[in-house]
The RNA shown here (c-di-GMP-I riboswitch aptamer) has 85 nucleotides and comes from a Sporomusaceae bacterium. The coordinates come from a structure-prediction model, not an experiment, and the mean pLDDT is 84.
This record gives sequence, C1' cells and structure tokens, in this order.
RNA sequence: AAAGAAUAUUGGCAAACUUGCUGAAAAGUAAGGACGCAAAGCCGUGGGUCUAAGGGUGCGAGCCUAUGAUUGCCAGGUUGCUUUU
Repeated sequence: AAAGAAUAUUGGCAAACUUGCUGAAAAGUAAGGACGCAAAGCCGUGGGUCUAAGGGUGCGAGCCUAUGAUUGCCAGGUUGCUUUU
C1' cells in the first nucleotide's frame, strides 16, 4: 500500500413514535428517542416503490402522468475506521 472477512477495541449512525418548521402530497429538517446497521458515509447512475401540485381525461366519483421523493428497497459508483492474516 492492497485485498478479504471472523473476532475485538475506540467510537459512529439512528428505525418506529412525539413535538416544532417546510411542502399540494410523498417526504425532508431540528430536538427528544433507539428498532437496528461494518459503510444505516456520500452520489438520484440503472431498476423498484411512494406522491400527483401542474398537465391530460371524465357529467361526476375518479383515472393517467414526475419535472417531486425514497441511498435504512436492490444494484452500481465513490470515500473511509479498526485487531488479526
């Protein structure tokens, strides 16, 4: 320096839920809180899933649609920590 994955240490992140704020919504964000996670660090690149403001359609109820969201849905890319080998 590189690779891999059992164990261990120092630590790290933070699900559900509650409250505030943002948003049409999905959801995000801050605080509290821990279900869990060796990348549960980062990137919306591919797929999947969610939402439907706007647009289209319908007599109407409604239906279709991502430019929106999800990295703790999967994959991919990329950057890291640590004992031993």